RNA sequence: AAGAUUUCUGCAGCGCCAGAACUACAUUGAGUAUGUAGUUGACGAGGAGGAGGAGUAUCGAACGUUUCGGCGGAUGCCUCCCGGUUGUCCCUCCAACCGACAAGUUGUAAAUAAAACAAAAAGGCGACUUUUUGAACAAUCUUUACAAUAAGCAGGUCA
Numbered sequence: 001a002a003g004a005u006u007u008c009u010g011c012a013g014c015g016c017c018a019g020a021a022c023u024a025c026a027u028u029g030a031g032u033a034u035g036u037a038g039u040u041g042a043c044g045a046g047g048a049g050g051a052g053g054a055g056u057a058u059c060g061a062a063c064g065u066u067u068c069g070g071c072g073g074a075u076g077c078c079u080c081c082c083g084g085u086u087g088u089c090c091c092u093c094c095a096a097c098c099g100a101c102a103a104g105u106u107g108u109a110a111a112u113a114a115a116a117c118a119a120a121a122a123g124g125c126g127a128c129u130u131u132u133u134g135a136a137c138a139a140u141c142u143u144u145a146c147a148a149u150a151a152g153c154a155g156g157u158c159a
Base pairs, nucleotide, nucleotide: 014072015071016070017069019068020040021039022038023037024036025035026034027033043060044059045058049081050080051079052078053077082099083098084097085096086095087094090156091155092154093152104149105148106147107146108145109144110143111142117134118133119132120131121130122129123128
C1' cells in the first nucleotide's frame, strides 16, 4: 500500500469521478502543450405490503452555460403471492382498481417548495465552499368537499 473484520452516521435529483470545463504551481524566451495538486459535476415537491424480473423510473423550478458525460444505487414499472375496496344485504367464486391513509374515470373548488435573485458573514493564493437575512414564484401526485358515471354469467346461507 492492498485486503479483511468490527463499530457509528448518512443517502434517494441520492452517492461517487477516469471524460470535460475551470483554478494554482512547475516546465517554456513567450505561447501552445505537458505534468502535479485541487474545484465543479441536479433546485426542491413526491414516492416503500412481500418476492422475482427488466431497467434512460413521476412532477415542475431556473442566468436552462457542465442540472453536459460516465459509474453505482433508487420508494416507479411488469409478473406472481398476500391483503383491502367496489360490482348484490352477507359469504364463496369471477372481474376491475388499489397497498394497512389500500375503488376507477370525468368535472369544480381549496390546501401544499427550494434553489435561483438581492444583501451580508466566514474559509481559501484561486477556481470555489459553508452559513444568515429578505421578499417571492410551480407542476404532478396526494388529501379534503361536492356533482356525475361504468362494471356479475354463477353458487350458498339467512330473512